Predicted 3D model of a 74-nucleotide RNA (transfer RNA) from a Candidatus Saccharimonadia bacterium. It was read from a public genome assembly. The source organism's lineage runs through Bacteria, Bacteria candidate phyla, Candidatus Saccharimonadota and Candidatus Saccharimonadia. Rfam family: tRNA. Rfam classes the family as a transfer RNA. Gene Ontology term of the family: triplet codon-amino acid adaptor activity.
[in-house]
RNA sequence: GCCCCGUUAGCUCAACUGGAUAGAGCGUCGGUUUCCGGUACCGGAGGUUGCAGGUUCGACCCCUGUGCGGGGUA
Numbered sequence: 001g002c003c004c005c006g007u008u009a010g011c012u013c014a015a016c017u018g019g020a021u022a023g024a025g026c027g028u029c030g031g032u033u034u035c036c037g038g039u040a041c042c043g044g045a046g047g048u049u050g051c052a053g054g055u056u057c058g059a060c061c062c063c064u065g066u067g068c069g070g071g072g073u074a
Base pairs, nucleotide, nucleotide: 001073002072003071004070005069006068007067010026011025012024013023019057028044029043030042031041032040050066051065052064053063054062
């Protein structure tokens, strides 16, 4: 240099190969319980889907360029 994989919440990952308001577990915050804490239960907040464009009525998903991490190849 070229090829492949990954990139989505603080962390680990889903999203059925274009269609409903992007979700779950953990964490975090509040509440109930407790003398306090833990556990358990209930509720909440948290996202420019790495970035910039394009296609489309509609994009995490398709196309182009590019950043970062990993692997392969002479």
The coordinates come from a structure-prediction model, not an experiment, and the mean pLDDT is 82.